[in-house]
RNA sequence: GAGGAUAUAGCUCAGUGGUAGAGCACACGCUUAGCAUGCAUGGGGCCCUGGGUUCAAUACCCAGUACUUUCA
Numbered sequence: 001g002a003g004g005a006u007a008u009a010g011c012u013c014a015g016u017g018g019u020a021g022a023g024c025a026c027a028c029g030c031u032u033a034g035c036a037u038g039c040a041u042g043g044g045g046c047c048c049u050g051g052g053u054u055c056a057a058u059a060c061c062c063a064g065u066a067c068u069u070u071c072a
Stems, first nucleotide, its partner, number of pairs: 001071004006066002010024004018055001026042002029039002048064005
């Protein structure tokens, strides 16, 4: 210098054109003499940024940023 992949909850990751989920973590309750485990409930996300297409964009297109990778 050229190409590719990724960006969604505190962390690891799903997801689909119709305002988003799981596991772990966190808080609270039950259980215990207590802890752990288990069960139940809850909080937490304007989906990396800007623009475009669309009635509607987290998703499709373009540019940028960050990280990663291949080639030279």
Molecule: transfer RNA
Organism: Camelus ferus